RNAcentral holds the full RNA, with entries from SILVA. A computed fold for a 346-nucleotide part of an RNA from a marine metagenome, annotated as small-subunit ribosomal RNA, central domain. It matches the Rfam family "Bacterial small subunit ribosomal RNA". Its mean pLDDT, the model's own confidence on a scale to 100, is 89.

[in-house]
Context: one part of a larger RNA
Parts: sequence; C1' cells; structure tokens
RNA sequence: CUGGGCGUAAAGAGCGAGCAGGUGGUUCAUUAAGUCAAUUGUGAAAGCUCAAGGCUUAACCUUGAAAUUGCUUUUGAUACUGAUGAACUAGAGUUUGGGAGAGGAUAGUGGAAUUCUAAGUGUAGAAGUGAAAUUCGUAGAUAUUUAGAGGAACACCAAUAGCGAAGGCAACUAUCUGGCCCUUUACUGACACUCAGAAGCGAAAGCUUGGGUAGCAAACAGGAUUAGAUACCCUGGUAGUCCAUGCUGUAAACGAUGAGUGCUAGAUGUUAGAAGUUUACUUCUAGUAUCGAAGCUAACGCGUUAAGCACUCCGCCUGGGGAGUACGGCCGCAAGGCUAAAACUC
Repeated sequence: CUGGGCGUAAAGAGCGAGCAGGUGGUUCAUUAAGUCAAUUGUGAAAGCUCAAGGCUUAACCUUGAAAUUGCUUUUGAUACUGAUGAACUAGAGUUUGGGAGAGGAUAGUGGAAUUCUAAGUGUAGAAGUGAAAUUCGUAGAUAUUUAGAGGAACACCAAUAGCGAAGGCAACUAUCUGGCCCUUUACUGACACUCAGAAGCGAAAGCUUGGGUAGCAAACAGGAUUAGAUACCCUGGUAGUCCAUGCUGUAAACGAUGAGUGCUAGAUGUUAGAAGUUUACUUCUAGUAUCGAAGCUAACGCGUUAAGCACUCCGCCUGGGGAGUACGGCCGCAAGGCUAAAACUC
C1' cells in the first nucleotide's frame, strides 16, 4: 500500500463542542473543470510480444508491426460530480402553548444515627470471638435519662424508574442556570453530517497550600491463629476520606458495541406528553426494558435502542512473548502520563 476486520478471538479514542479536511436534499438554467468520444504531437534506440526473412538448425541476426496503459493539441457530448445563477421545503434551525426530571452552581435549613463532654440513676462487669486475648471499667465503665458540642452521610419513598455527552447525579428550601420531550401555526431556506490537529470536561487514588476531622480506615502497634503468618479474625490507630485553591488525566472510564441518516414482522411491560373515542380503552411521538420475524453470527447471542440491509466521516487492529517496556521527545511539583521500537525467542 492492498485486502479483511474491530460485543466476547488483535482492534471503537473515557466524553462532548468544533477549525481545516472529507461527504452532502429537491428543481431549472448556464458553463464544460472532472468524466466520455474522436483527433494532433510526443512517448530515443535496444529489449519484451507477434509476423516474415538470413546463417545446414538453434542460439544469434535483419526487417516490419504491435506495445509504450502516459503527457499534450484541437473538436465535440452533457447523464453524473464540480462551478455559477435562480427557485423549493421533506433535512436543520427559529416560533406558539404545555410537560417531566437525583442535570449543574451557590446559599441556607432539617431530622435519625455514631462519637465526645457535663449532670442524674445505678453496680460489676463491659467489649470482642470459632474460642480467646490485647482493650475499657470500683479514679464508677457498660446500661439508662436529660442537656450540649462537632463532623460526615441523607433510612423509608426507590423502581427493569428519572436526568446528564461521558465521568456522574438522591434530605428539604430559595436564587441563578444548561439540555430534553410533546404540540402548534408561521418564518429562515440546505444554514447539514463527520471531524486530524489544537483547546475543553473527565470516578477513585495521589500531589500543593490553608482549614476541618464524628465515623471509617492504607501505613503502623498490640492480641490471636499458625510449622511460620510481614495475612485472613480482634483491640487500637495516622495519612486519607470532608471544604476551599491549584495540579494530576488515568479505570473492567463497559453496552468490553464510535457518530449520523434511511430502510427491514410483531408481542408484552414501563416513563413523559399528545390525539381520538364507546370513559377505560385505542392510536401516535420521544425514551426505557424483556421476548422474538426476516436477516446476521464461529458459536454465545444480536434482532426498529441491531451485532440486519446500505451510505458518509473519524478512530483503531494485523501471531504469542519481549512490551504498552527501552531510548528520544512532549507534559507533570512528584507519582507518573502521552507517543512508541528493536535485538532475542517460540
């Protein structure tokens, strides 16, 4: 490079917005760049291929043709693509009226529980385990009652539910704010899809500075267990977990399934709307879930939410190990991240 692929065999970037680029709805006209046809010149010779000829044959040689798939000149064709102009409304967007929601940010408020503190009652145990011990307790624990402090998380509702691009989002109230769905006339008139690079968002852990610290708890200490026990179990316990600020940029970041558009049986739930009617049913749109036609698949399975049938654009794969490593570069405070080989070996 070509081919074949990417749910589970190697392979979909963690996610969106988006410049360049690629691709792009319907109709008419013009043009003739691409495209197609003919034509002009050129495409050295030799070689290759074909035909004929010459050495007794062959190799070899001679002549001719073909080929040289290309570039170019001129003339023409106009279906398709492009360009220019004009128009359209089915894509896209705006508009009317509704709707649901743990979507996001900030501030405030609440109750249950754990722990601690003070006081009251009260007395010998409590805690813990397979069994124990370390541990707490006569300096009055555990239990119980009242009051207070402080931090973190929000039982039930709760769901195959909802929202968000993904990460993710759950007590309540207020303010600010993003998106989505249904419906409806009118408007704009292709304004669209995808997207390398660059920039942005991005769980947990980790890092910086300053706060905070109830519970939990790496590390650590002790008690057990054991042949040993740097563990599993128990008693403690510091970072951390929380807040603010800045960084890190990775996860089985998973639906292990990139985005968009069109087409291809249905059935049963469920969420948000709408329409219709017989008023508790039917239909439609947008989600969500189970099962299944055709079809696909190595099978498992997928199946209008496709892994079916097609098109457009991007990313990625090319035997196992070495290795997502070394070196170099870029990024980072560091931890490390991104990019990414080879020798060798099977």